[in-house]
RNA sequence: CUUUUAUCAAGAGUCAGGGGAGAGAGUCAGCUCGAUGAUCCUGCACCAACCUGCCCGCACGGGGAAAGGUGGUCCUGCUGACAGCGAUGAGGG
Repeated sequence: CUUUUAUCAAGAGUCAGGGGAGAGAGUCAGCUCGAUGAUCCUGCACCAACCUGCCCGCACGGGGAAAGGUGGUCCUGCUGACAGCGAUGAGGG
């Protein structure tokens, strides 16, 4: 990069540092956040439990934990329409 599959209305930060202008995935429309510093990056904390590891089971699967690999922590993936668009995990090429 491509492909298969599962999930995307639950839960959890007004934290510290950095940075400095737009941001909330694309188009249109709306709504909202932002120099009282947003989006974003790092750290710590926290949440969940996809994978590894643990227990039961022939297996499908079930249970529990939170050490490791990821992910997440205002608002349904902000809302509607359109486009099978995107995000995350696991497996295959």
This is a predicted structure of a 93-nucleotide RNA (SAM riboswitch aptamer (S box leader)) from Pyramidobacter sp. CG50-2. NCBI's taxonomy places the organism under Bacteria, Synergistia, Synergistales, Dethiosulfovibrionaceae, Pyramidobacter. Its mean pLDDT, the model's own confidence on a scale to 100, is 78. It matches the Rfam family "SAM riboswitch aptamer (S box leader)". From the family's description: The SAM riboswitch is found upstream of a number of genes which code for proteins involved in methionine or cysteine biosynthesis in Gram-positive bacteria. The RNAcentral record of the sequence draws on Rfam.